A computed fold for a 106-nucleotide RNA from Bacillus oleivorans, annotated as SAM riboswitch aptamer (S box leader).
The sequence is in RNAcentral, with records from Rfam.
The model forms 97% of the base pairs in the Rfam consensus.
The prediction has a mean pLDDT of 81.
[in-house]
RNA sequence: UUCUUAUCAAGAGAGGUUGAGGGUAAGGCCCGAUGACACCUCAGCAACCUGUCAAUUUUGACAAGGUGCUAAUUCCUGCAGGUUUAUAGAACCUGAAAGAUAAGAG
Numbered sequence: 001u002u003c004u005u006a007u008c009a010a011g012a013g014a015g016g017u018u019g020a021g022g023g024u025a026a027g028g029c030c031c032g033a034u035g036a037c038a039c040c041u042c043a044g045c046a047a048c049c050u051g052u053c054a055a056u057u058u059u060g061a062c063a064a065g066g067u068g069c070u071a072a073u074u075c076c077u078g079c080a081g082g083u084u085u086a087u088a089g090a091a092c093c094u095g096a097a098a099g100a101u102a103a104g105a106g
């Protein structure tokens, strides 16, 4: 870097260093000198892999070793189809695409 599979409406923040951007891009909307982003320390959340036990072929409970995460649904929308509504506009539903994380493969 590419591919496959699974999940993405829940959950969980303090301190220190630094100093202007950040939320992937665009359009919105928002966070930010009452200190963003990033890094470090500690704490926490969750349970994908893992371990133990029980059941017995696939599930449950417990733990937390490897990851991950701790503003807003993946912050919302864009693309396709549909529903409501009198056109428009708007709202809603489903899916795709893109993205994130885990596990595996090349």
Base pairs, nucleotide, nucleotide: 001106002105003104004103005102006101007100008099013042014041015040016039017038021031022030023029026077027076028075043070044069045068048066049065050063051062052061053060054059074098079095080094081093082092083091084090085089